[in-house]
RNA sequence: GCGCGCUUAGCUCAGUGGUAGAGCACUUCCUUCACACGGAAGGGGUCGCAGGUUCGAACCCUGCAGCGCGCACCA
Numbered sequence: 001g002c003g004c005g006c007u008u009a010g011c012u013c014a015g016u017g018g019u020a021g022a023g024c025a026c027u028u029c030c031u032u033c034a035c036a037c038g039g040a041a042g043g044g045g046u047c048g049c050a051g052g053u054u055c056g057a058a059c060c061c062u063g064c065a066g067c068g069c070g071c072a073c074c075a
Base pairs, nucleotide, nucleotide: 001071002070003069004068005067006066007065010024011023012022013021018055026042027041028040029039030038048064049063050062051061052060
């Protein structure tokens, strides 16, 4: 340099045009002498960035960035 994949909650991930979600974690309460476990409730998102298509974009298209893999080149 070329190609492919990935980027969504603090972490790991689902969601592939029509209300953004799960598990764990976090907060409060119950329970306990206390902690853990367990139970109930709750908070948390520019969906990597910019532009485009569309009535409507996390999802489709283009560019850029970051990460990973493969190939090529150089020495």